[in-house]
RNA sequence: UAAGAACUGUCCGGAGAGACCGCGGAGCUGGGCAACUAGCCACUGCGGCGCCGAAGGCGCAACCCGCCCGGAAACGCUCAGGCACCACAACGGCAAGUUCUCG
Numbered sequence: 001u002a003a004g005a006a007c008u009g010u011c012c013g014g015a016g017a018g019a020c021c022g023c024g025g026a027g028c029u030g031g032g033c034a035a036c037u038a039g040c041c042a043c044u045g046c047g048g049c050g051c052c053g054a055a056g057g058c059g060c061a062a063c064c065c066g067c068c069c070g071g072a073a074a075c076g077c078u079c080a081g082g083c084a085c086c087a088c089a090a091c092g093g094c095a096a097g098u099u100c101u102c103g
Base pairs, nucleotide, nucleotide: 001103003101004100005099006098007097008096011093012092013091018049020048021047022046023045024044025043027040028039029038030037031036050083051082052081056079057077058076059075063071064070
């Protein structure tokens, strides 16, 4: 100095599935002197059914390893999480930093 690999953080991209149903609370709007009452609801608690998978987790395994041990998915399971938008988001990308390898 060039290249490659790993890790870290910033930034960018990044899907899917009920704005479901019921009861209650909060809130908003209308009526009423008041008590109260009607409607709406994307917030909140509980319950019910349905669904998604790309935080995480678990399982099998292609594959890696001379063998064993071990590792291992975007496959599967849905415990968790999620099901308007937002947020989250595996993974990918630019450059940066650190470490390692090789020329």

Predicted 3D model of a 103-nucleotide RNA (Glycine riboswitch aptamer) from a Gammaproteobacteria bacterium. It matches the Rfam family "Glycine riboswitch aptamer". About the family: This family represents the bacterial glycine riboswitch. The literature on the family includes a 2004 paper in Science by Mandal et al., "A glycine-dependent riboswitch that uses cooperative binding to control gene expression". The model forms 90% of the base pairs in the Rfam consensus. The source organism's lineage runs through Bacteria, Pseudomonadati, Pseudomonadota and Gammaproteobacteria. Model confidence (mean pLDDT): 78 of 100. It was read from a public genome assembly, where an Rfam model found it.